[in-house]
Context: one part of a larger RNA
RNA sequence: UGACGGGACCCUGCACAAGCGGUGGAUCAUGUUGUUUAAUUCGAGGAUACGCGAAGAACCUUACCAGGCCUUGACAUCCUCUGCGAAGCUAUGGAGACAUAGUGGAGGUUAACAGAGAGACAGGUGGUGCAUGGUUGUCGUCAGCUCGUGUCGUGAGAUGUUCGGUUAAGUCCGGUAACGAGCGCAACCCUUAUUGCUAGUUGCCAUCAUUAAGUUGGGGACUCUAGCGAGACUGCCAGUGACAAACUGGAGGAAGGCGGGGAGGACGUCAAAUCAUCAUGCCCCCUAUGGCCUGGGCUACAAACGUGAUACAAUGGCUGGAACAAAGAGAAGCGAAAGGGCGACCCUUAGCGGACCUCAUAAAAACAGUCUCAGUUCGGAUUGGAGUCUGCAACUCGACUCCACGAAGUCGGAAUCGCUAGUAAUCGUAGGUCAGCAUACUACGGUGAAUAAGUUCUCGGGGUUUGUACU
Numbered sequence: 001u002g003a004c005g006g007g008a009c010c011c012u013g014c015a016c017a018a019g020c021g022g023u024g025g026a027u028c029a030u031g032u033u034g035u036u037u038a039a040u041u042c043g044a045g046g047a048u049a050c051g052c053g054a055a056g057a058a059c060c061u062u063a064c065c066a067g068g069c070c071u072u073g074a075c076a077u078c079c080u081c082u083g084c085g086a087a088g089c090u091a092u093g094g095a096g097a098c099a100u101a102g103u104g105g106a107g108g109u110u111a112a113c114a115g116a117g118a119g120a121c122a123g124g125u126g127g128u129g130c131a132u133g134g135u136u137g138u139c140g141u142c143a144g145c146u147c148g149u150g151u152c153g154u155g156a157g158a159u160g161u162u163c164g165g166u167u168a169a170g171u172c173c174g175g176u177a178a179c180g181a182g183c184g185c186a187a188c189c190c191u192u193a194u195u196g197c198u199a200g201u202u203g204c205c206a207u208c209a210u211u212a213a214g215u216u217g218g219g220g221a222c223u224c225u226a227g228c229g230a231g232a233c234u235g236c237c238a239g240u241g242a243c244a245a246a247c248u249g250g251a252g253g254a255a256g257g258c259g260g261g262g263a264g265g266a267c268g269u270c271a272a273a274u275c276a277u278c279a280u281g282c283c284c285c286c287u288a289u290g291g292c293c294u295g296g297g298c299u300a301c302a303a304a305c306g307u308g309a310u311a312c313a314a315u316g317g318c319u320g321g322a323a324c325a326a327a328g329a330g331a332a333g334c335g336a337a338a339g340g341g342c343g344a345c346c347c348u349u350a351g352c353g354g355a356c357c358u359c360a361u362a363a364a365a366a367c368a369g370u371c372u373c374a375g376u377u378c379g380g381a382u383u384g385g386a387g388u389c390u391g392c393a394a395c396u397c398g399a400c401u402c403c404a405c406g407a408a409g410u411c412g413g414a415a416u417c418g419c420u421a422g423u424a425a426u427c428g429u430a431g432g433u434c435a436g437c438a439u440a441c442u443a444c445g446g447u448g449a450a451u452a453a454g455u456u457c458u459c460g461g462g463g464u465u466u467g468u469a470c471u
Stems, first nucleotide, its partner, number of pairs: 002470001003468003007465007015455002019419005026310008034301002042053002064296007073121001077120002079117005089107002092104002095100001123285002126283003132279002134274003137270001139268001144183006150159003163174003189262004194230007204219002208217002233256001236250005312412001316371005328359003333352002339346002378409001383404007425447007
């Protein structure tokens, strides 16, 4: 100088308190451990692994296992020889599970290629993340981390960065052997909240006609769209304060003191994670630890844990009819209307590369009816049967529909998690991945609370100081 303390003081955070809703009990989904297995591929492991890599394992993927095959190789460069009626492509007969190896046969095209051989080499999701680059998590969006010159100290170092206020902030002010500066903070960026101007199509419709319908004429007012501007700065007022920084209250205002949200993550910490995204040193394999294929496995199942979905009901279930969104996606695509089917869906093909057409009826809510507290008209697991769709192919192992079946579950022990406002809770919608498969993830809107304005305690963090057998 740091680090540490079951030392002291100050400050802060959904850290506690005050509240609301969960998890832990049930069934199922999913991930992990364990066990099993020929294989159940590999990685991730307190916080910072466990709906994580995986934005989607039937084949493929696929790295694993069994079996059948190849050995200059599926892929790259180089050499020699041969073919050029060749290779490749299209259609196709017989062998085989396929890969593939002979073989038969037809057509036509163009300068690439194919076959054989020898090696150099290719290849490796083999090892090492404790050899590495790059990328990422975390402390933490916490307010810190440093440097130059000067000064002090024999020196390691100190000062600056401490102190008094203040702030979300090492933010600013004052003081000061310091004076300045850099990386961080803030701002500049995107979005949202108000408005002016410009522009009116595919959007809009107040006035005038018109219609079943903004449908058509018409209109640019309004909404909306998207470009340029305005607007918020403690600017104004009062009080407090040290005549400061600032704080408290108020006015005006769509918005008030960082307006809300996002992006943005300092020096560093954990030999943190990743050699399986990629790249890469070294080591290892080289008729196999490389390559091709068929089938299986990653989906197993006494059990344990994490994360979720659905419930246990009347603030509800069921039935009915004419309420109201936002944000997205669409050509090997979205697919209307009409018709068929109880339904999943089928048939057929209008429109649309889309403010035009389609996905696409938002659902909770409200209204009307019914059920009347029951393991029920709650709950939907499980099982049987019949089907639909995707796809070479749904047995292992897909999703959905209809009929029947109708399990546990009556609000959950110790413990534990999230959340401070358009938030929690609740309700649907869309997207990516994707042939098919979503209770996950990412986004979107609808309805819409309670409580706190405190810091005694628990936990994390920042600062000052003190002790030390550590550095």
The part of an RNA shown here (small-subunit ribosomal RNA, 3' major domain) has 471 nucleotides and comes from an uncultured bacterium. The full RNA is in RNAcentral, with records from ENA and SILVA. Model confidence (mean pLDDT): 83 of 100.